[in-house]
RNA sequence: AAACUGAGAGUUUGAUCCUGGCUCAGGAUGAACGCUGGCGGCAUGCCUAAUACAUGCAAGUCGAACGGACCAUCUCACUGACUCUAACGGUGCUUGCACUUGAAGAAGAUUUGAAUUUUGGUUAGUGGCGAACGGGUGAGUAACACGUGGGUAACCUACCACUAAGUUUGGGACAACCAUUAGAAAUGAUGGCUAAUACCGGAUACGAUGUUUACAUUGAAAGGAGCGUUUGCUUCGCUUAGUGAUGGGCCUGCGGUGCAUUAGCUAGUUGGUGUGGUAAUGGCGCACCAAGGCGACGAUGCAUAGCCGGACUGAGAGGUUGAACGGCCACAUUGGGACUGAGACACGGCCCAAACACCUACGGGUGGCAGCAGUAGGGAAUUUUUCGCAAUGGACGAAAGUCUGACGGAGCAAUGCCGCGUGAGGGAUGACGGUUUUCGGAUUGUAAACCUCUGUUGUAAGGGAAGAAAAGCACAAGUAGGAAAUGGCUUGUGUCUGACGCUACCUUACCAGAAAGCCACGGCUAACUACGUGCCAGCAGCCGCGGUAAUACGUAGGUGGCGAGCGUUAUCCGGAAUUAUUGGGCGUAAAGAGCGUGUAGGCGGUUUGUUAAGUCUGGUGUGAAAUCUAGUGGCUCAACCACUAAAUUGCAUUGGAUACUGGCAAACUAGAAUACGGGAGAGGUAAGUGGAAUUCCAUGUGUAGCGGUGGAAUGCGUAGAUAUAUGGAGGAACACCAAUGGCGAAGGCAGCUUACUGGACCGAGAUUGACGCUGAGACGCGAAAGCGUGGGUAGCAAACAGGAUUAGAUACCCUGGUAGUCCACGCCGUAAACGAUGAGUGCUAGGUAUUGGGAUAACUCAGUGCCGUAGUUAACGCAUUAAGCACUCCGCCUGGGGAGUACGGUCGCAAGGCUGAAACUCAAAGGAAUUGACGGGGACCCGCACAAGUGGUGGAGCAUGUGGUUUAAUUCGAUGCAACGCGAAGAACCUUACCAAGACUUGACAUCCCGUGCAAAGCUAUAGAGAUAUAGUGGAGGUUAUCACGGUGACAGGUGGUGCAUGGUUGUCGUCAGCUCGUGUCGUGAGAUGUUGGGUUAAGUCCCGCAACGAGCGCAACCCCUGUCCAUAGUUGCUAACAUUAAGUUGAGGACUCUAUGGAGACUGCUAGUGUAAGCUAGAGGAAGGUGGGGAUGACGUCAAAUCAUCAUGCUCCUUAUGUCUUGGGCUACACACGUGCUACAAUGGCCGAUACAAAGAGAAGCGAACUCGCGAGGGUAAGCGGAUCUCAAAAAGUCGGUCUAAGUUCGGAUUGUAGUCUGCAACUCGACUACAUGAAGCCGGAAUCACUAGUAAUCGUAGAUCAGAAUGCUACGGUGAAUACGUUCUCGGGUCUUGUACACACCGCCCGUCACACCACGAAAGUCGGUAACACCCAACGCCGUUGUCUUAACCUUUUGGAGGGACGCGUCUAAGGUGGGAUUGAUAAUUGGGGUGAAGUCGUAACAAGGUAUCCCUACGGGAACGUGGGGAUGGAUCACCUCCUUU
Repeated sequence: AAACUGAGAGUUUGAUCCUGGCUCAGGAUGAACGCUGGCGGCAUGCCUAAUACAUGCAAGUCGAACGGACCAUCUCACUGACUCUAACGGUGCUUGCACUUGAAGAAGAUUUGAAUUUUGGUUAGUGGCGAACGGGUGAGUAACACGUGGGUAACCUACCACUAAGUUUGGGACAACCAUUAGAAAUGAUGGCUAAUACCGGAUACGAUGUUUACAUUGAAAGGAGCGUUUGCUUCGCUUAGUGAUGGGCCUGCGGUGCAUUAGCUAGUUGGUGUGGUAAUGGCGCACCAAGGCGACGAUGCAUAGCCGGACUGAGAGGUUGAACGGCCACAUUGGGACUGAGACACGGCCCAAACACCUACGGGUGGCAGCAGUAGGGAAUUUUUCGCAAUGGACGAAAGUCUGACGGAGCAAUGCCGCGUGAGGGAUGACGGUUUUCGGAUUGUAAACCUCUGUUGUAAGGGAAGAAAAGCACAAGUAGGAAAUGGCUUGUGUCUGACGCUACCUUACCAGAAAGCCACGGCUAACUACGUGCCAGCAGCCGCGGUAAUACGUAGGUGGCGAGCGUUAUCCGGAAUUAUUGGGCGUAAAGAGCGUGUAGGCGGUUUGUUAAGUCUGGUGUGAAAUCUAGUGGCUCAACCACUAAAUUGCAUUGGAUACUGGCAAACUAGAAUACGGGAGAGGUAAGUGGAAUUCCAUGUGUAGCGGUGGAAUGCGUAGAUAUAUGGAGGAACACCAAUGGCGAAGGCAGCUUACUGGACCGAGAUUGACGCUGAGACGCGAAAGCGUGGGUAGCAAACAGGAUUAGAUACCCUGGUAGUCCACGCCGUAAACGAUGAGUGCUAGGUAUUGGGAUAACUCAGUGCCGUAGUUAACGCAUUAAGCACUCCGCCUGGGGAGUACGGUCGCAAGGCUGAAACUCAAAGGAAUUGACGGGGACCCGCACAAGUGGUGGAGCAUGUGGUUUAAUUCGAUGCAACGCGAAGAACCUUACCAAGACUUGACAUCCCGUGCAAAGCUAUAGAGAUAUAGUGGAGGUUAUCACGGUGACAGGUGGUGCAUGGUUGUCGUCAGCUCGUGUCGUGAGAUGUUGGGUUAAGUCCCGCAACGAGCGCAACCCCUGUCCAUAGUUGCUAACAUUAAGUUGAGGACUCUAUGGAGACUGCUAGUGUAAGCUAGAGGAAGGUGGGGAUGACGUCAAAUCAUCAUGCUCCUUAUGUCUUGGGCUACACACGUGCUACAAUGGCCGAUACAAAGAGAAGCGAACUCGCGAGGGUAAGCGGAUCUCAAAAAGUCGGUCUAAGUUCGGAUUGUAGUCUGCAACUCGACUACAUGAAGCCGGAAUCACUAGUAAUCGUAGAUCAGAAUGCUACGGUGAAUACGUUCUCGGGUCUUGUACACACCGCCCGUCACACCACGAAAGUCGGUAACACCCAACGCCGUUGUCUUAACCUUUUGGAGGGACGCGUCUAAGGUGGGAUUGAUAAUUGGGGUGAAGUCGUAACAAGGUAUCCCUACGGGAACGUGGGGAUGGAUCACCUCCUUU
C1' cells in the first nucleotide's frame, strides 16, 4: 500500500434475569434412498469381504551376439516340353500388307545335383538388456513408517554425460539338434555333435590391498555392422580408472493419538574390548568383561490408525479428514526362506509349510485378478468381458519396428460441478372448467383459446478444422575428421502416419412442433383456505399438533422455494465463548482437597558488569509439482485448462541489536529470618487438688401417698416410699466470672495449682543479606459415631421392654434400661470438617464498637465485629478481614438422572474410605429475585362472624320441592355455600315437551311454480274414542284468482345433541373497598413506586408525611319512597267558621287533613374540649345530627358457575319421522331419606257475644252493592262503577263482658263417612269450598343448626299477580310492638401489611419410599465356548552359513600320480508351520440373582415443601413393611416470640 474480516433463533417460569443443556437456520460429501427426468461440456465411480475367482488380455525385445531349422530368392551345371519375338526364305496380291517354315535368341516353369554361392523373411534354443519401472491395494505398522531440517571423513548406483587409457593371446564345454528311453500329464533321463558379445586361463595395467616406504601381492576386455582396401576409416559395443548426474542405503534434531481403572519395564538388555558380517555404521551376530539402560517431560502394556502435500469447515486460532491428482511407506492367498541381479528377499520369479480350489490313468501334478475388463458373494451402494497404440510415456533394438488394459479415447450412471433449453410479443368477454363464497363476488388469470414472430436445442441433408511434432524415407545444401568412402553434425524441400470420428464447428430446410418436476406452507421459516377424520388414523428437527368448526393428520384448490432436479437419511465443521491460547468459571447455579509441613516443578526484590540461550532484526539455503489467492490468456460463456506472480505463516544456517527474561560475577537492604526488652491468652502434655449437684448405702424423724402427663397409665410405696436430717461411697462435669471476649493451622480448647512446652503481638532498630511465595506426589494432624485389648460406670442413653396416643404408631409423650458416653494403649480418616469464600504479595474513601501493646490522651501497630463510598455481582449481596483492581502457584467444574453406583486397583480387623465409569433415559435439572395463592406463621381491622339476647328448624300431622324406588310413562332442566314452596305469577282436558293406541306425509305453519273452479267456511245427519270420512245444506270468503282443492320439488318442522362452539340474560364472592392508568422516578428485568407509613373513616373517607404528581372505574353524592315546613292548585278528597242533613248529605269555603307539582331544610354549619390536621367526644338549636331511615344502583375480575326447554344462534343429527294431528293415560305413583313451610301441642290460651282503628291494591268474558233464598259454601234478581265518586271490603290482633280450669281437654285438628255448593265439554285417576258426623299424632322436641340490632325481631290481619277453577307458596301493605351487644380470646367469611414456600390447574397444591404388573439396558454368577499376545518344552520343512566326513568333478597347475577349485550327500547352529503345558488378558453366552430406568386411573402409608403439623439437613451407629425413627456430635441453607449486643436516623 492493497486485500481480507465475526448476525442469530426456539425451548425450564404465571412472568423475569442468570446459569445450563437440547434443537434449528449455513457449508460440505467417492454418498445411498424416494419421486421425477430434455441436451451438452468437464470430472468422478466397491468407502462393505486384504472374500473366492470362470474366460481373455496386462512384459517383452534384439537374427546388426550365436549355431541351427524352415520359407522364399540368387549363382553354376543338367533335364525335357511349351510360350514369345521374328532375321532370312516361301506364297498371295491392293508392292507393302497378309499367311507360312523355322536356325538363333529371350523370359518363365520343371527335374536332379553342386558350393562355406547371394539376398530377404520367420523363428524354438544359447546369449544380452528389461522384467526391482509402469499398474493395484491399505491388511499390517504408534515405527526414523511419515513430514521437516541436518549428517554420511561410515556407503552403493545398471542404463546416461564428460575425461583418460585400452580393446591382446589362448582354451575347454553346454543347449538347440540327433539317437535311445520313462511318464496319463507336468516334466524328464542316458549317450553323441556344435556356435557365440556364453564360460575359463595367460599378457599388459591408470587402480586396490599390505607392511613400510621401497617394494611385494592382486585384478580387464568381445566382438558386430557399414564403407574402403596395401597398412585402414567410421559407427554401435566391450574393459579399466576418474568425475558428474540420477536413484537409493544408513544415522540423527524436532513434529503429529486415546487410555494411569496400563507404573514400573529391560539379560543381547546398556556399555566396553576383540572378532565375524555388510555396499556401509552399529549387539547386526558371536566370545569375554562391567552392571548398566528407559520411566510421571508418561517408560512398559492395551486399543485405534498407513503418513504427507492437501481437502472440508471456520473471521481467525482451531476442529474434522487423508476418495480422486501428486510424494513416501507397506503388502501381493497365509507364514517362512533365500537365489539371480547395479538394484528384490521380487504382484503376473524360485523353494518349503498351511488353508482352499482344479486336473488325474490315483502313481502324481497345477493355481494365486489388492493389473484391465468381467463373475459370484457381501452390502444401502459403485460401470464395458469396448476401440487404439494416432498422441504422451516406457522396455528392447543401429533402425524399420515389436510390445505396452500405462496411456489416449469411446460406452454406462443426474454421482458431482458448469452451461443451455422446454418458447417470445400481443391477447379481457377477465371465457369454460376447478376452488371458494358474506351468493354480490373473489381467485386460478394474460394464464388459456386466438393472432403475429423466432428456431437455441431437435430432425434431415451438405460442407468441414485442430489435435501431426519428431523419427523414418527420398532429394538437396553446408560442415569437422579422414587418403577416400560410408557415417556423424547442422539446415532446407518433399513424402508418410488419426483410435476418437457420420468429431468439434459452419450452412440450408422443417414444425411451437418432442422436452417440468420436487419439497414446503403452526412458530423458528418465505408461503392459507375448504373438505374428510375425531387423542382414532396419523404428523413431528425442537417446542409440540389430533378428544366434532385442525392454517400442524389425509385430500383438493391456492401460495412460497428451488429447478433437471427436489426432498430424506448418514457423516464432518460451523453456530458452541458448550474445554474458553485468542476466549469461561468455582459465596448461593456444576466447581476451593477438613487442616498443615514440605520434595520435584512453576514464579520471584534493588544496583552494576558480562554473556547472548529466550527476544527483535538483515542475509543465505530449503519449504517438489499440483492445489488455494491475484493478474492475464485459451475453449462462443462457465465449469475446465494454460502462463505469470504472490503465498507456503515452517526448519536450518549466518551477520547484527541488548531494553526485558535467563546464565555467570560482584554488591545492596525495603522481602524474609535471628538476637534483645516487655506484656496478653479455655494453645498443648502430664501430675496433683477443690467445692456444689445427681445417684446409691446406713441411721434418725415421719405417714400415705410419690412420680409422671395435654390427660393418664406402666413404675415406686404400709416389707414405710416421696419429704427431711446426719454420716459415708463413687463416677462424671466444672454454675457465677462469661462477652459478636481470648488462644490455636484446622479439628478444637473453660474449677484451681505445679512442671515441661509450641505459636503470635508490641517496642527499640543491632545482625544475616533474597535466605522468598506456592506446592503434584509424599508425610503428619484430624469432631462425633464406630472397632480391638484392659479398666471404670454416678448421671444420661441407641437397641430392647412396658404404658399411653392412634384407624394403625415398629414414632413423637411417659416409666425403666444395655452397649456407649469416662481412662490407658492401638485403629478408623469421615461431617452442613462452612465464611458453603485455597495460599501469598501490593494497591483502592471513611465511620463506629471492642481485645492486646506503646504509662494516659492524641495517634499508631496487630487482631475481632457492624455500617458504608468507589468498584463489582444474574441478583442476593461483598466492600482494607473483598466476592474490588492486579500478579504468582496449587486444587476443582463442564446438563439432569443412572451414581459417588458397578468393575478393577489400593488402604482398613471390620464398618467402610480413596480412586471412579458406561449402557440406558429425560428436555430439562438449577440459582437469585418478582407477582400472586397458601400456612395447624405473625401483626392490625371489619361483618348478626362469635358473644349477649329474642324467636325458630331438627321431634308430630299436613302442604310443597328433591333424592331414591316403581312405572308403558312417571317429560326436561337446577345439585355445597350460590339445587331442593327453584324454572312453574298456579299439570283434571289443553298446557305437555313423556307413554300407549289410531291417523297424515310438501305436511299444523312460510315462500315460489303448475293445474282445476260454484266448489270454501259454517250448519245438519251417519260411522268412529276422536282425528277423520261420507252425504246433504249453505252462498257472508273468492273469481284482478289475494279463496279453496289437487300435483311437483325446492323446502317446512324438531322442547333432538352440544351452555365445554356462542350471543343475550342471571347467580356468586359482595355494596366487600377495592381495581387500574398517564407522566415521572427506581430496577438489567419481571416489576416497584403512586396504592406503603403515622392517624382517621362505613369507605383507597379524609389529613399529615413521602419520588412522586395527577387521573379513571368503584365509595360518597346526584335518583325514588319516607320524616318537617312553605308556595301553588282545590275534585271524586277535606270541614275550622256560617247555614243544612239521618249522614260533608247539600250550600259554602281553601284555613286544616289529604292529594300532586315545585321549593326550603342538615353542612360537623355553631359552642366547648381534645388533636399539627383529618377527625373524635359533648352540647345548643332543630321535625330530623353526624351516610336521618329504606330502596334502586353491583368496579377490575373469579367459578369452561347456570340456561341451546324464554329468545337468538354456529355446527351436527332426523325427514312416511326425533315432524304433525287425535283419544286415553302420565307428570299427582310410594317401603323410605332430606330441604322449605303451615298448623299445633294451649290459659300471654280456646270458644261465645258486643265493639274500635289501617294501608296498599284490583275491577268489563270484570268487581258486583242493596234486596231476597239457603245453617253454610252459595243461588236468584240487580243498582252503581273502566274508578280519590261504585264494588271487592269484614280488617285482624286489640278493647269490654261471659265461659272453660290443667285434661290429650270446649287444646289440636289429621283422617274417614254422608250430604252438598261452585268452576268447567268433563272434577274417576286428579279441584277448591260448605254442612253434619268422625277426632289421629302431638304435652315444646337428641346430636346439630337457622334468622334477627329498631319501627327491627316477634305477632296480627289485608291486597295483588298467575288464574275458568284450584295457595300453607310468591310479591306487596299496614296494625301491635320488644330484649340484648361486656367485648373481639375463640368459630366462619373478608380486607391491609409482613414472613416462609420445592405451590402457579395455585394446599382439593406439590410430593417420598416399599409392594404388585409390563418392558428395557446393566452388574454378579456354578460354568460353557472362543480370540489375542507372551512363556517353557517337544518336533523341525525349505534355506543361508559352518563342516578334520563320504562320493564326485571339462578348462588352471603338475613330477601325470595327483593338487587347487567346484558339486552332491551327510552332519551341526538358527528357524516357519505343528504339538504339549500352566498361567495372563479379552470377548460371547448361562440356570439363578441384584439394584437401576421407563410406564394408564394399581396397593400401603404420608417422609419432605408453611413452624408441613416432632424445624430440616450432614457424618455415624442401631432398629423398622415402607417412606423413616432414635442415640451422639455438627450446620442454619429454621419459622415465631422474648432478651442481650451491635448498627443506622432524629
Molecule: small-subunit ribosomal RNA
Organism: Shewanella sp.